[in-house]
RNA sequence: AGCAGAGUAAAUACAACGCGUUAAGUGUUGAAGGAUGGGAUGUCGCCUUCAAACGAAAAGCAAAAGCUUGCGGUGUUGUAUUGCGUCCGCUGUA
Numbered sequence: 001a002g003c004a005g006a007g008u009a010a011a012u013a014c015a016a017c018g019c020g021u022u023a024a025g026u027g028u029u030g031a032a033g034g035a036u037g038g039g040a041u042g043u044c045g046c047c048u049u050c051a052a053a054c055g056a057a058a059a060g061c062a063a064a065a066g067c068u069u070g071c072g073g074u075g076u077u078g079u080a081u082u083g084c085g086u087c088c089g090c091u092g093u094a
Base pairs, nucleotide, nucleotide: 002093003092004091005090010082011081012080013079014078015077016076017075018074019072020071021070028052029051030050031049032048033047034046038088039087040086041085042084058069059068060067061066
């Protein structure tokens, strides 16, 4: 050299704790920017900001504060599974 392998961003499921239900969030479109295996590069994947359109599930209890059960393509954390295109590197083999 060859052959084999590990690891990103993140996704899904479950659990716990929250948030909203006086509609934020999520999702869609456009623009700008950013982060992406150890290094370089990169996007049809990811994130942020701005703009636009769209848009929802409440019920019960309580004197009240609030509580309970729901609901939301809801947030965070944990666990499990999955998980880099190219070049180099890393581990194993010899």

THF (Tetrahydrofolate) riboswitch aptamer, 94 nucleotides, folded computationally.
It matches the Rfam family "THF (Tetrahydrofolate) riboswitch aptamer". From the family's description: Tetrahydrofolate (THF) riboswitch was first reported for Ames et al. as an RNA motif in 5' untranslated (5'-UTR)regions of folate transport and biosynthesis genes in Firmicutes genomes.
It was read from a public genome assembly, where an Rfam model found it.